This is a predicted structure of a 100-nucleotide RNA (c-di-GMP-I riboswitch aptamer) from a soil metagenome. The coordinates come from a structure-prediction model, not an experiment, and the mean pLDDT is 78. Its Rfam family is "c-di-GMP-I riboswitch aptamer". Gene Ontology term of the family: cyclic-di-GMP binding.
Formats: sequence, structure tokens, C1' cells
RNA sequence: GAAAAAGGCAAACCAGUCGAAAGGCUGGGACGCAAAGCCAUAGGGCCUUCCGCGUUCGCCGUGCUUGCAUCGCGGUGCGGAUGGCAGCCUGGCCGCCGAA
Repeated sequence: GAAAAAGGCAAACCAGUCGAAAGGCUGGGACGCAAAGCCAUAGGGCCUUCCGCGUUCGCCGUGCUUGCAUCGCGGUGCGGAUGGCAGCCUGGCCGCCGAA
């Protein structure tokens, strides 16, 4: 599930705390949720870190410059997690309440 009831969870944000980050936990708080309960060693996807490759041009940031141009460095691309996300999807496991 009945345009139900009972009961439950809690996004953003804020505070505290752990972490290099993504993010986690606790409290506040409710955008939403019928599994928004559990599984990240089932598959895909996404995020972060680091590494490798690429880096002609363009764009963004930055250094030099009064400014422009040129040039340097980093990012924007591709591949790769042993770190994360179960409130991205599929899948697996378990489960509360209640009429006809």
C1' cells in the first nucleotide's frame, strides 16, 4: 500500500569532532524518503588523493610586464584506488505497522 493511521529516517545549512582531501561521526535543523535499513570484495556511475600519459590550439588561474605580445608553471583531457558516496542506478540481505 486505504488520496489512511501508528511509528521511523533526515538534504542543505550551523556547531563540535575525526580525516591530506573526498567524506565520516555527534548535536541542532527538515529538503525530501515506503526501505533515505544493511552491503562499496556483485556490476555500472560519481567524488577525492596520488601516479602515468597527453598538453598543437583554445580557455581559466598564476609569475614576469604600465599594458599587450612572447615565455614559464598549474588546471581544464585520457588511464589507473588499496580512499570515499547505499539520499545516483541495477543487484543482494534483512525488516516495522495496518483495513477490505